RNA sequence: GAGGGUGUAGCUCUGUGGUAGAGCAUGUGUCUAGCCAAGCACAAGGUCCUGGGUUCAAUCCCCAGUACCCUCA
Numbered sequence: 001g002a003g004g005g006u007g008u009a010g011c012u013c014u015g016u017g018g019u020a021g022a023g024c025a026u027g028u029g030u031c032u033a034g035c036c037a038a039g040c041a042c043a044a045g046g047u048c049c050u051g052g053g054u055u056c057a058a059u060c061c062c063c064a065g066u067a068c069c070c071u072c073a
Base pairs, nucleotide, nucleotide: 001072002071003070004069005068006067007066010024011023012022013021018056026043027042028041029040030039049065050064051063052062053061
């Protein structure tokens, strides 16, 4: 330099053109005579990598950029 892939919650990931979810982690409550853990319930936590375009509507489709990974040179 060329081609391909992946960017979504603190971490690992699902997801679909119509207000974004799970598990783990975190906090609170419950449970306990009391404490810790486990269990149960609840809560908080997202400019869906960035910019532009298409669309009534974009995390999703298109273009460019960017970070990382793989292959080739």
The RNA shown here (transfer RNA) has 73 nucleotides and comes from Vicugna pacos. Its Rfam family is "tRNA". The family's RNA type in Rfam is transfer RNA. The RNAcentral record of the sequence draws on GtRNAdb and Rfam. Model confidence (mean pLDDT): 81 of 100.